[in-house]
Context: one part of a larger RNA
RNA sequence: GAUGAACGCUGGCGGCGUGCCUAACACAUGCAAGUCGAACGGUCCUUCGGGAAGUCCUCGGACUUCCCGAUAGAUAGUGGCGAACGGGUGAGUAACACGUGGAUAACCUGCCCUAUACAGGGGAAUAACUUUGAGAAAUCAGAGCUAAAACCGCAUACGCUCUAUUGGUCGCAUGGCUGAUUGAGGAAAGGAGCAAUCCGGUAUGGGAGGGGUCCGCGGCUGAUUAGCUAGUUGGUGAAGUAACGGUUUACCAAGGCGACGAUCAGUAGCCGGUCUGAGAGGAUGAACGGCCACACUGGGACUGAGACACGGCCCAGACUCCUACGGGAGGCAGCAGUGGGGAAUAUUGCACAAUGGACGGAAGUCUGAUGCAGCAACGCCGCGUGAAGGAUGAAGGUUUUCGGAUUGUAAACUUCUAUCGAUGGGGAAGAAUAAUGACGGUACCCAGGUAAGAAGCCCCGGCUAACUACGUGCCAGCAGCCGCGGUAAUACGUAGGGGGCAAGCGUUAUCC
Numbered sequence: 001g002a003u004g005a006a007c008g009c010u011g012g013c014g015g016c017g018u019g020c021c022u023a024a025c026a027c028a029u030g031c032a033a034g035u036c037g038a039a040c041g042g043u044c045c046u047u048c049g050g051g052a053a054g055u056c057c058u059c060g061g062a063c064u065u066c067c068c069g070a071u072a073g074a075u076a077g078u079g080g081c082g083a084a085c086g087g088g089u090g091a092g093u094a095a096c097a098c099g100u101g102g103a104u105a106a107c108c109u110g111c112c113c114u115a116u117a118c119a120g121g122g123g124a125a126u127a128a129c130u131u132u133g134a135g136a137a138a139u140c141a142g143a144g145c146u147a148a149a150a151c152c153g154c155a156u157a158c159g160c161u162c163u164a165u166u167g168g169u170c171g172c173a174u175g176g177c178u179g180a181u182u183g184a185g186g187a188a189a190g191g192a193g194c195a196a197u198c199c200g201g202u203a204u205g206g207g208a209g210g211g212g213u214c215c216g217c218g219g220c221u222g223a224u225u226a227g228c229u230a231g232u233u234g235g236u237g238a239a240g241u242a243a244c245g246g247u248u249u250a251c252c253a254a255g256g257c258g259a260c261g262a263u264c265a266g267u268a269g270c271c272g273g274u275c276u277g278a279g280a281g282g283a284u285g286a287a288c289g290g291c292c293a294c295a296c297u298g299g300g301a302c303u304g305a306g307a308c309a310c311g312g313c314c315c316a317g318a319c320u321c322c323u324a325c326g327g328g329a330g331g332c333a334g335c336a337g338u339g340g341g342g343a344a345u346a347u348u349g350c351a352c353a354a355u356g357g358a359c360g361g362a363a364g365u366c367u368g369a370u371g372c373a374g375c376a377a378c379g380c381c382g383c384g385u386g387a388a389g390g391a392u393g394a395a396g397g398u399u400u401u402c403g404g405a406u407u408g409u410a411a412a413c414u415u416c417u418a419u420c421g422a423u424g425g426g427g428a429a430g431a432a433u434a435a436u437g438a439c440g441g442u443a444c445c446c447a448g449g450u451a452a453g454a455a456g457c458c459c460c461g462g463c464u465a466a467c468u469a470c471g472u473g474c475c476a477g478c479a480g481c482c483g484c485g486g487u488a489a490u491a492c493g494u495a496g497g498g499g500g501c502a503a504g505c506g507u508u509a510u511c512c
Base pairs, nucleotide, nucleotide: 001511002510003509005508006507007506008505009504012383013382014381015380016379017378018376019375020341025339026338027337029336030335031334034081035080036079039078040077042075043074044073047070048069049068050067051066052065053064054063055062056061088294089293090292098218099217100216101215102214103213104212107211108210109209112207113206114205115204116203117202118201120154122152123151129144130143131142132141133140134139160185161184162183164181165180166179167178168177169176170175190199191198192197220266221265222264227257228256229255232254233253234252235251236250237249238248239247269291270290271289272288273284274283275282276281296317297316298315299314300313319330320329321328322327347373349372350371351370355369356367357366358365359364386416387415388414389413396407397406398405399404420453423447424446425445426444430439456501457500458499459498460497461482462481463480467496468495469494470493471492477484478483
C1' cells in the first nucleotide's frame, strides 16, 4: 500500500459498488420454462339462425329441453418449437482442462440469410373420449370410437447417397475439386384469409454464427517417489463414430515412456485480469468477461440439430417423507428463506416499464435472466456537524517558584448563512408514443423557518508527530522491537494538556 474481511469503541447524510472465503452439509414453504386453437379431433361456454318435442296461451306468441349450423372465447389431450440458452457452484481435474498459435484434404450444424428445383396419389393406427376392472395412493390394465403438419407405403427427383468405368485440373502426403456414362436408393404438409398474399413443408448448394477433433509452445511442489506400461507400442482385417484414432475386437510383431524427472504422492479449476513494486519480479484468480467441469453419490443410455441433460428417464446406494405394509414420492452448487458449521456474509420484497430470451402471424403469455427496492460504514468517493466579529484574556478545570501560566477567540455575546436533515408545495427523463414506468410522489426544483438534529477513535520513552500532575511501588500492569514498573515512572492507571486521523479510528489475519 491492499482486502469479498472479522473484532473493539463510535456513528449524521448521499452516490456508486460489494456481501457464506467455513459444511459440493441437510433442507419446510413459495416461485425460477414455457408457449402455440392460424397443426388436430374433442369438451365447456357466449350470442345468433334453423328444426323437433313439451308446457302455458289473450291464438299474436312466450318459456324449457334436445339436435344442426354459424359466431366470440377457454382449454385436459395428440402434435410443433423451446426446455442443451439463461441462472448456480468450484467438488473433481496437473489434463490438449486452460492460454496462445496453427491444422481439419478427418468433421457436424436446428433457428437465420442466400440460390435452384419440387410438393402427385394413397393407407393403417392411436391419445383424448366412452365403458369395464385393479389399487390406500402413485398409477395401471382390457374393450370400443376418432383427427392431424403424428405414423407408413407408392410415384417423381438435375443436383444428393452408394456401385462401376473414365476425362480434366490442383495439392506437402493420405488426397481434393470438377465433367461424362452405367446401375441401385432416397422427399414433402399443410394452415390463415373473400382474395391478393402471408406463414409454413421437401431436396440440394453456398454463407453467417456455433460446436467436435488433432498438434507446437507455455504456466505448481516433492527423488526421504526411479523405474513405469499388457490395449500397453506398432501393424493387418473388421466394428463403431458426424469425424481421425487401440476408440473397440480378432490375429501378428515386441514394442512405448523415463534424471530434458516417467511413474507415484501432495496441492490446485485455467485465463483476461487484480494487489504490490521504479522495474524485473512476487502474490493472487472475490465481483465483471471468456473457457472448462459438476448438479444427493456412482453407473447407463433414450430423445434430439445439439445432452449422456441442475428444476428429463432407467438402475444401484445413502438419506428424508407418505402408506391401508402390498407399495410409492423426493433431490435449492436457481431466487428468497430455514437448521447446522463458523470470527463472519442480506429480503420467504416489487415489476416485466426498460434490455435480453422462449413460443406465437399477431394481440400476447412466460421469464427470481434482468431492471429496481430492502438490510450491512463492508469498500471507494462526495458533503455536513456552522461562518465572521468577539479580551474583562470571564467563570470553571489543570498546574504553580503563588507572581503567574494554560485551556483560549475557545465560550458567553453581536451579526450572518441554511449545505444535509425535518416541514409544506411542485415534480421528471428513462417510452422507440396510439398505449404502457416497478423504480416513485424517487431524483430534482421552490418556499418558510431554526445554529438548531449530527464527533469520535487511537496515540504522546526511542523508532514516531505529541508532557505535566497525582495514584501505584518488579505489585497492578504495558509491550510491534528495544524494553518500562523495586517511592520523585514523560513507558502502568487516572486527570489536564498535546499530536494524528476523522464518520470513522484502532486491533487481528493475509499478500507485496